[in-house]
Context: one part of a larger RNA
RNA sequence: UGACGGGGGCCCGCACAAGCGGUGGAGCAUGUGGUUCAAUUCGACGCAACGCGCAGAACCUUACCUGGGCUAGAAAAUGCAAGAACCUGGUUGAAAGAUCGGGGUGCUCUUCGGAGAGCUUGUAGUUAGGUGCUGCAUGGCUGUCGUCAGCUCGUGUCGUGAGAUGUUGGGUUAAGUCCCGCAACGAGCGCAACCCCUAUCGUUAGUUGCCAGCGGUUCGGCCGGGCACUCUAGUGAGACUGCCGAUAUUUAAAUCGGAGGAAGGUGGGGAUGACGUCAAGUCAUCAUGGCCCUUAUGUCCAGGGCUACACACGUGCUACAAUGGGCGGUACAAACGGUUGCGAACCCGCGAGGGGGAGCCCAUCCGAAAAAAACCGUCCUCAGUACAGAUAAGAGUCUGCAACUCGACUCUUUGAAGUUGGAAUCGCUAGUAAUCCCUGAUCAGCAGGCAGGGGUGAAUACGUUCCCGGGCCUUGUACA
Repeated sequence: UGACGGGGGCCCGCACAAGCGGUGGAGCAUGUGGUUCAAUUCGACGCAACGCGCAGAACCUUACCUGGGCUAGAAAAUGCAAGAACCUGGUUGAAAGAUCGGGGUGCUCUUCGGAGAGCUUGUAGUUAGGUGCUGCAUGGCUGUCGUCAGCUCGUGUCGUGAGAUGUUGGGUUAAGUCCCGCAACGAGCGCAACCCCUAUCGUUAGUUGCCAGCGGUUCGGCCGGGCACUCUAGUGAGACUGCCGAUAUUUAAAUCGGAGGAAGGUGGGGAUGACGUCAAGUCAUCAUGGCCCUUAUGUCCAGGGCUACACACGUGCUACAAUGGGCGGUACAAACGGUUGCGAACCCGCGAGGGGGAGCCCAUCCGAAAAAAACCGUCCUCAGUACAGAUAAGAGUCUGCAACUCGACUCUUUGAAGUUGGAAUCGCUAGUAAUCCCUGAUCAGCAGGCAGGGGUGAAUACGUUCCCGGGCCUUGUACA
C1' cells in the first nucleotide's frame, strides 16, 4: 500500500421488512447429471453451467457409430500427356461409385502443320485436409463484480524509502454531483449531457383519415368534394430548480412545499459498461504459435445415433376449478411479415384441410376472422364432477425423395395423476406485478423456448435492528 475481520462509524440496492404472485408436490415439455448403448458427437459446472452454444437434429445439418468406397484426395496454385466442353443409354450397387457403350466437335489466331483461352481425365512432385490436442502459448469476441462510483496522471510539496498528498475533512447528490475548507494546483478515463423511442403543441405535406361543413348514395368514406381533425414522417418549440415561499448559517451547494404546465426536479424507457478482477468462457464462429494424423485423426456414401431410461436436479407449460367450465350473442388493439411470397371472395369437408385464384413488390391487397381476456344471456351447483387433460385405440390432413426408429395438426372414443403442494426457495415498487391474446426470427415442415407488441390492471413500503451484495472513512493483523 492492499486484502481480510462472527472490529467501529456513515450510506446505498426488491438486500431485509410490508405486500402480490410463483417454484419445491402432480402430468407433460425442455436442458443437465447418472446409467445404458456400436454410438448415445462436443463444449458450458456456485452466483456468472443446466429452454445455455442450438434464431428451430426425420435425410441434410453432423462433428458420433456400423458398413461400403477413395488416396494429390471434396476445393485451390504448377509442369507434362491425352481428350473439346457437353449430352445420353445399358449392367451392377443401399448409395457413393465401378464398368461397357452411343452422339459430339465449338471460341480466338493461323503460314492450314498447328498454337492459345477454357473445361475434363491421367501423371509428377513442392503440397492439401483435420469440428485432432493445448483457451494454462494467443488474437478477437463475451460473461461477471456493476451503470457500482470509482480508477489514475503531470507538476509541486512531504517522507531516507516503500509511498503519501491531490481523491482526506464539513455539507450535499443518483453520482469523485456540486459547494466550502485545505500544500496543493491542474488534467485524463469514468458520472452527467450530446444519440434513439415515448408523453404535449406548432409548422410542412396529404390516394390514411373525415358528414367535421355541402351534395349524391346501392348506406360501404362508397362517390363528388375538402386537408379542419385523427394519423403518418420530416422539421421546430417545450423543462432550465427558470419563478414564488420556507429550511440551511456557510448570503454556498442543495433540500422541502407551491404556482404555472401535457410533462417537475436525471419526466418514463433504451443504447452506452472506467482502471481492473475471476490463468472466468470460447482453438467447435473465425484467426493463430506449438504438438499430433497423412491409403487416415483426411474425404465420399447408405443406414443408425444425437430423440435411449431404474433414477436425481434446473427452467417452463397445463391444472387441481364456481373470481370457474360449457354454449350462444356482442365489442375494442398495437407492432410485424409478404413475389420460390402473402393469398381474399366463392365452393367442398364436422375439422385439420382441399379446390379456386381476385388483389398486393404493399399507409391502397393479403396474413387478419371474431385478437383474447372483457361485457350480455343461459346451463352446470361443489362432485375426482359438464374440473383437469396425460395415456391409449381407430380414422384422417399437411409439408417433404422419404414422417418406422423420429414431425406438426384434425376427428371419434379413452379418460390417468392431480382437491393448492415439507424443509427450503424465486420474481416484482406502476402502466410495474398478475393475467390475456397477437406478431416475428430460425424455418420445406415443426415453439410450451426466445425476441418484440398491445389489452385488462393491483397490493404494499413503518423502517434499516437483522440476512445478502456494494461504496467511503477509520481501526487491528503473525496474511500478500
Model confidence (mean pLDDT): 81 of 100.
The part of an RNA shown here (small-subunit ribosomal RNA, 3' major domain) has 480 nucleotides and comes from a metagenome.
Rfam family: Bacterial small subunit ribosomal RNA.